Source information: Predicted 3D model of a 72-nucleotide RNA (transfer RNA) from a Flavobacteriales bacterium. The source organism's lineage runs through Bacteria, Pseudomonadati, Bacteroidota, Flavobacteriia and Flavobacteriales. It was read from a public genome assembly. Its Rfam family is "tRNA". The family's RNA type in Rfam is transfer RNA. About the family: Transfer RNA (tRNA) molecules are approximately 80 nucleotides in length. Its mean pLDDT, the model's own confidence on a scale to 100, is 81.
RNA sequence: GGCUUCGUAGUACAAUGGAUAGUAUAUGGGUUUCCGGAGCCUAGGAUCCAGGUUCGAUUCCUGGCGAGGCCA
Numbered sequence: 001g002g003c004u005u006c007g008u009a010g011u012a013c014a015a016u017g018g019a020u021a022g023u024a025u026a027u028g029g030g031u032u033u034c035c036g037g038a039g040c041c042u043a044g045g046a047u048c049c050a051g052g053u054u055c056g057a058u059u060c061c062u063g064g065c066g067a068g069g070c071c072a
Stems, first nucleotide, its partner, number of pairs: 001071007010025004018055001027043005048064005
């Protein structure tokens, strides 16, 4: 330098054109307990950036940034 895969809550992952972006875990609050843990209830928190296509983009296209792999 070329090709390719990936980038979504603190962490690990879903969602592949149509909802209020979901689950687990972590965190805060409540309940329970003599206290704590576990259990149950509940709250907050995210789509790497910029454009484009579309009635509608996490999804498709282009460029950039970052990470992994292959080739030279």